[in-house]
Context: one part of a larger RNA
Molecule: large-subunit ribosomal RNA, domain II
Organism: Candidatus Saccharimonadota bacterium
RNA sequence: UCCAGCGAGUUAAUUGUCAUGGCAAGCUUAAGCCAUUUGGCGGAGGCGCAGUGAAAGCGAGGCUUAAUUAGGCCGACUUCAGUCAUGAUGAUUAGACCCGAAACCGAGUGACCUAACCAUGGGCAGGAUGAAGCGCAGGUAAAACUGCGUGGAGGUCCGAACCGUAGCGAAUUGCAACACGCCCGGAUGACCUGUGGUUAGUGGUGAAAUGCUAAUCGAACUCGGAGAUAGCUGGUUCUCCUCGAAAUAGCUUUAGGGCUAGCGUCGUACGGUAACAGAUAGGGGUAGAGCUCUGUUUCGGACUGGGGGUCGUAAGACUACCCACCCUUGACAAACUACGAAUACUAUCUGCGGAACUACGGCAGUCAGAACGGCGGGGCUAAGCUCGCCGCUCGAAAGGGAAACAGCCCAGAUCGCCAGCUAAGGUCCCUAAAUAUACACUCAGUGGGAAACGAGGUGAGAUUUCUCGAACAACUAGGAUGUUGGCUUAGAAGCAGCCAUUCAUUUAAAGAGUGCGUAACAGCUCACUAGUCAAGAGAUCUUGCGCGGAAAAUGUAACGGGGCUCAAGUGUAUUACCGAAGCUGCGAACUCGAUCAUACCUUCGGGUAUGGUUGAUUGGUAGAGGAGCGUUGAUAUUGCAUCGAAGUCGAACUGCGAGGUUCGGUGGAGCGGUAUCAAGUGAGAAUGCUGGA
Repeated sequence: UCCAGCGAGUUAAUUGUCAUGGCAAGCUUAAGCCAUUUGGCGGAGGCGCAGUGAAAGCGAGGCUUAAUUAGGCCGACUUCAGUCAUGAUGAUUAGACCCGAAACCGAGUGACCUAACCAUGGGCAGGAUGAAGCGCAGGUAAAACUGCGUGGAGGUCCGAACCGUAGCGAAUUGCAACACGCCCGGAUGACCUGUGGUUAGUGGUGAAAUGCUAAUCGAACUCGGAGAUAGCUGGUUCUCCUCGAAAUAGCUUUAGGGCUAGCGUCGUACGGUAACAGAUAGGGGUAGAGCUCUGUUUCGGACUGGGGGUCGUAAGACUACCCACCCUUGACAAACUACGAAUACUAUCUGCGGAACUACGGCAGUCAGAACGGCGGGGCUAAGCUCGCCGCUCGAAAGGGAAACAGCCCAGAUCGCCAGCUAAGGUCCCUAAAUAUACACUCAGUGGGAAACGAGGUGAGAUUUCUCGAACAACUAGGAUGUUGGCUUAGAAGCAGCCAUUCAUUUAAAGAGUGCGUAACAGCUCACUAGUCAAGAGAUCUUGCGCGGAAAAUGUAACGGGGCUCAAGUGUAUUACCGAAGCUGCGAACUCGAUCAUACCUUCGGGUAUGGUUGAUUGGUAGAGGAGCGUUGAUAUUGCAUCGAAGUCGAACUGCGAGGUUCGGUGGAGCGGUAUCAAGUGAGAAUGCUGGA
């Protein structure tokens, strides 16, 4: 990992609702007794037939009140229905769908491992060092002291046994649930060790590491309480049909849980209800707008007032300072408004609309939501960010498009068809369909990623200036004089800077000078003028498409690819075609209606079943509702089987399906149908359990 088997909403009591059945203003027994497969008795008790009040109580009324002909609340008022049993489905109490803790408590078992201690034994090759004491000699008044011997001390030294394990290697599905190799520490001691014993879990022992206490230790192990509890995780087994959510609000020691409401489903009741559209009538203070108010704020101006400053003894005057008010110009606001929509909302009427509404009752699930579009708050007008509201899709939705791509665009899959038409999106090839048509644009592979900003790219439109009285460009020539204007300056001569009636003269024209240049001059050039030439030339604005700006990490890699330039790019217009599970056609099925016929029942309203015609419907998670299949057993009945049962292998037929039937092989002794009942009733998942491969 696979296969086979086992494996999870059960049972009891009480109770709500629904269905069916019995009896009905009543219904029903419990314990127990008699009989005994079933039955009978048993009316204690329970529910119902009357309510109300805290209660005494009163009573079709009661309470409230000192009181009531007031009011309020709960009731009765003839449309009076209950109760018992069975079944289904919920709830409560129980282990209560199944498996799963870590833990807690009780009673016991452990010191043959290990920790410490007690008692009694055992062990430590060999070598080295050479303490005290003692002896002899020297020495002293005597000692001290010195030397030579002797001696044999020590948690002394080196090093086997023995004890240990710091480092490295190797092992790490091992030789081994801690071993092996090398190397290393202690090795007469706080040493090592045998045997026997003591200390026990809220404990012991600990040269202390929370260490050790039998491969178990921040509290051992065994059994029991015990199916502890688990708002948590996982799992929860056959089929078909109908409908079909939520991820929100309030409260919560509440936030991944719960309760009530909202949204789903089933039933009952109601019977122009809901929804939608139109018309009419409403209130509003949002978007926008505006600046009267509250605040913020711009330009220009005038005068008044206040403050400051200067002068003045004062009166007062002046003010290149500040503020307020006023007029005018231009703005801003969620917490501004003398204004003010569209929508939305409310009501009425009309139309359309057939349960989609509302009420009551049973049963739920949901309380982690997500992207996208819009209006806003927070944030950085950041986020696949976060919060609110409106909408939509996903969630629970498949199909087509977007290369691929829950949330985008189109469109909602009952089933079948080798039929047709379309949507979004497409039509050169991959790849179904136009190498379509008409007119333009683009040369950048722009298309097929990006801004401020930059630019004689190019198309379109508009305004304007000059121009055969010769423009623009080019070439030839001139571009002078007073004068080096004045001032300043070391110098300042058109050209550092300042000043100016920047003037005047000669002229075709020529600035008291446009730029370069010089220390200052000089020099070059421009404005301006004439000639040559001969037809358009310049400036500005708006706009279409392009250009630059443009650097990243495995590999082209910023059209899906090939490839595309009178496009296969872009714009406008047009026609045709392709294109989906959409729509249509044909056939079939489900569900819910309408209608007709037949049969049965009837409380005469109608209901049930079958068949015909016809209409609509049929995506679906959680979940609600309905109808069935199969397994084991029971009761009744009816069948099959050695002329071959069950099981098993294969085939055919059949049912929407769970499944069923038949035939053949194998097998060798039991097994079905129908009706009803009862469940140890359906397996793919639970790091499921057991066995096997």